RNAcentral holds the sequence, with entries from Rfam. SAM riboswitch aptamer (S box leader) from Aquimarina sp. RZ0, 106 nucleotides, folded computationally. Lineage of the source: Bacteria > Flavobacteriia > Flavobacteriales > Flavobacteriaceae > Aquimarina.
[in-house]
Formats: sequence, C1' cells, structure tokens
RNA sequence: AAGUUAUUAAGAAAGGUGGAGGGAUUAGACCCUAUGAAACCUUAGCAACCCUUUAUUAGUAAAGAAGGUGCUAAAUUCUAUCUCAAUUUUUGAGAGAAGAUAACUC
Repeated sequence: AAGUUAUUAAGAAAGGUGGAGGGAUUAGACCCUAUGAAACCUUAGCAACCCUUUAUUAGUAAAGAAGGUGCUAAAUUCUAUCUCAAUUUUUGAGAGAAGAUAACUC
C1' cells in the first nucleotide's frame, strides 16, 4: 500500500512550547481561531477495538481498566450519488460512496 469485518448523532481538557492557520481531499456552505490555529510535549480524562476475569456447549452476556491503539468544538460540521415522502426546487427520512478508527489477512 491492498483486502475483510465491525463501529462511526453517545462520551471526555488543562498546562507548557509555538506563532497563523484549522475543520481529510475537490467544490460549495457554515464554523473555530491573536481571549492564540496547526504541530510537538506533560498531566488528566473518555471509550472499551485488542485485552483481563466470570458465566455460557457455543453464539454471546456481565464486570474491569494494568497494557497496545484511538479519541477529548460543532453528527465524520453539513451537502455532493441513488431511492422514498412532503413540498415545489426546498425540506425530511433511508441507503450508498468517500473518509476515520480498531482487529485480522496478504
């Protein structure tokens, strides 16, 4: 890098360094940001994918949080493709695509 499966409207921030961008990419909208962006570091926390324990034939369920990841503005910020409903060119619902994260495979 590629593939498979699962999840993706819940949850959880302070400090230091830094000094202008950021919200994945493209387009549009909207938003955050000198009352300090990105990035890095420290500490704290959230969650429970891997994990640990117990029960269970198994599927699975309950509890836990030492360790490996992940995460800690806004639904993955929203829209983009398809279907349906209302409505009349907008709104809502569902699915999909893409992305993100985890585990596994090659």

Its mean pLDDT, the model's own confidence on a scale to 100, is 83.